RNA sequence: UAUUGAAAAAGCCAACUUCAUCGCGAGGUGAAUACGGAAAGUUUAUGGGUCUCACGUAGAUAGCCGAACUGCCAAU
Numbered sequence: 001u002a003u004u005g006a007a008a009a010a011g012c013c014a015a016c017u018u019c020a021u022c023g024c025g026a027g028g029u030g031a032a033u034a035c036g037g038a039a040a041g042u043u044u045a046u047g048g049g050u051c052u053c054a055c056g057u058a059g060a061u062a063g064c065c066g067a068a069c070u071g072c073c074a075a076u
């Protein structure tokens, strides 16, 4: 460096739900929580899917699939 693997070790993220708050809404943010995850890290004018609406070159979803970039450990 490449490939493969993993919750073994050290770490990381955090579903659902509840409370508060923002938004027309899908949903977002913070706290508690821990379903799960080898990228559940980042990117949506970057290919699709799904959803919302004031139906637009609009918005939401990266924990829907895919792609790109970056990244800990182990083995080869």
Base pairs, nucleotide, nucleotide: 002076003075004074005073012037013036017032018031019030020029021028022027035063041069042068043067047065048064049061050060051059052058
The prediction has a mean pLDDT of 82. c-di-GMP-I riboswitch aptamer from Sulfurovum sp., 76 nucleotides, folded computationally. Lineage of the source: Bacteria > Campylobacterota > Epsilonproteobacteria > Campylobacterales > Sulfurovum. It matches the Rfam family "c-di-GMP-I riboswitch aptamer". Gene Ontology term of the family: cyclic-di-GMP binding.